[in-house]
Context: one part of a larger RNA
RNA sequence: UGGCGGGGGAGCACUACAACGGGUGGAGCCUGCGGUUUAAUUGGAUUCAACGCCGGGAAGCUUACCGGGGGAGACAGCGAGAUGAAGGCCGGGCUGAAGACCCUGCCAGAUUAGCUGAGAGGUGGUGCAUGGCCGUCGUCAGCUCGUACUGUGAAGCCUCCUGUUAAGUCAGGCAACGAGCGAGACCCGUGCCCGCAGUUGCCAGCGGACCCUCCGGGGUGCCGGGCACUCUGCGGGGACCGCCGGCGCUGAGCCGGAGGAAGGAGCGGGCGACGGUAGGUCAGUAUGCCCCGAAUCCCCCGGGCUACACGCGUGCUACAAUGGCCGGUACAAUGGGAUGCGACCCCGAAAGGGGGAGCUAAUCCCAUAAAGCCGGUCGUAGUCGGGAUCGAGGGCUGCAACUCGCCCUCGUGAACGUGGAAUCCGUAGUAAUCGCGCCUCAAAAUGGCGCGGUGAAUACGUCCCUGCUCCUUGCACA
Numbered sequence: 001u002g003g004c005g006g007g008g009g010a011g012c013a014c015u016a017c018a019a020c021g022g023g024u025g026g027a028g029c030c031u032g033c034g035g036u037u038u039a040a041u042u043g044g045a046u047u048c049a050a051c052g053c054c055g056g057g058a059a060g061c062u063u064a065c066c067g068g069g070g071g072a073g074a075c076a077g078c079g080a081g082a083u084g085a086a087g088g089c090c091g092g093g094c095u096g097a098a099g100a101c102c103c104u105g106c107c108a109g110a111u112u113a114g115c116u117g118a119g120a121g122g123u124g125g126u127g128c129a130u131g132g133c134c135g136u137c138g139u140c141a142g143c144u145c146g147u148a149c150u151g152u153g154a155a156g157c158c159u160c161c162u163g164u165u166a167a168g169u170c171a172g173g174c175a176a177c178g179a180g181c182g183a184g185a186c187c188c189g190u191g192c193c194c195g196c197a198g199u200u201g202c203c204a205g206c207g208g209a210c211c212c213u214c215c216g217g218g219g220u221g222c223c224g225g226g227c228a229c230u231c232u233g234c235g236g237g238g239a240c241c242g243c244c245g246g247c248g249c250u251g252a253g254c255c256g257g258a259g260g261a262a263g264g265a266g267c268g269g270g271c272g273a274c275g276g277u278a279g280g281u282c283a284g285u286a287u288g289c290c291c292c293g294a295a296u297c298c299c300c301c302g303g304g305c306u307a308c309a310c311g312c313g314u315g316c317u318a319c320a321a322u323g324g325c326c327g328g329u330a331c332a333a334u335g336g337g338a339u340g341c342g343a344c345c346c347c348g349a350a351a352g353g354g355g356g357a358g359c360u361a362a363u364c365c366c367a368u369a370a371a372g373c374c375g376g377u378c379g380u381a382g383u384c385g386g387g388a389u390c391g392a393g394g395g396c397u398g399c400a401a402c403u404c405g406c407c408c409u410c411g412u413g414a415a416c417g418u419g420g421a422a423u424c425c426g427u428a429g430u431a432a433u434c435g436c437g438c439c440u441c442a443a444a445a446u447g448g449c450g451c452g453g454u455g456a457a458u459a460c461g462u463c464c465c466u467g468c469u470c471c472u473u474g475c476a477c478a
Base pairs, nucleotide, nucleotide: 001478002477003475004474005473007472008471009470010469011468012467013466016462017461020426021425022424023423024422027317028316029315031313032312033311034310035308036307043054044053065303066302067301068300069299070298071297075117076116077115078114079112080111087107088106089105091103092102093101121292122291124290125289126288130286132281133280134279135277136276137275142181143180144179145178146177147176149156150155160173161172162171163170186270187269188268189267190266192237193236194235195234196233197232198231201227202226206224207223208222209220210219211218212217240263243257244256245255246254247253319419323378324377325376326375327374328373329372335366336365337364340359341358344355345354346353347352385416390411391410392409393408394407395406396405432454433453434452435451436450437449438448439447
């Protein structure tokens, strides 16, 4: 100087507690991991910070694994070669299939893997040789420098103290005075207003057309026409403790109030200091060294990564009546769309099939949002709850659904009656709940990333648990 302490003080955090809400841990299933099994079940990741992770797509491909089969050596030296090399082929044999190989022969005309070296290639090894990128400490508030000063020196001071802040944020004090990185500022989205712009929007105001009409009227952007409103895009304004009161050193700032669409960093995100973790990745790519080099290279067929007595993690669906089922009816946003989205018509009970308008897409399509609301039914039952499992029939994608896909219909209807110890998330348009879109993609979402609908409870505190920051103290630690 640091680190550590079941030392002290101060402060902080829903990956801490407390208060509250909802879960996980029990069940079935999905998925990842361990284990076991296997010819192979390729490999990596292993407390937080591995385990719906690499993987944003395992029937082939992917694929790195296993079984079987085949291919392939730039260049140099030696060797072989017109007494014909490499290469190609009918028939037969071998084979899952093969002039791949073997038998017999034919075509052809200059090279040749037989040996040595040397290559190409390697998802072979080493992330303890590396670059790059990423996780994490860190939703932290720290990390340093110049000069001066102190100390023999390592070093200290500044960076400490008091108040304050989300913050080494700011103010006051002080042998310090300043400065840099970080914090903030900045950038994006969102919330209010204004301006500009109108093939989206609107009878709002005018004319026309069509439909309904209990004739009062109502509906449809369909046409003319217009941008007022909505919206979309661009630009600008707006918030600064600015104003008032109180507290505070007349300070920084804090509390309350007014005005305001919005307050005290408005809300959400991007952005992650010096460094630590020999953290992760040689399997994304790059790359040192080592190794394989006719196989540890390349291709094909089949299998495996999907195994299953078990253990664990993330999830989905439930156990029902604020619910299930049936009928009717209402309201979104984000997005995507050419060997694509596909209106509409016909066939089918459905999945789906046949035809096919429009759309290079604010102009067409995906596309009925669902929870909700109205009416009916069920009556506490393993049930009209729950849907696992299995049987049968049918459909789609694809060369191909046996291992091993998804969808539809009928039948079958399992466990499960709220889950031990323990443990996770969340402070507001959040949790919970409801559906929708996209990614990957030929076909396989309970995954990931987004979008909107409905919409709470509790705290506004503390340092007890877990941990972090600063000061201080002890140390047999470095």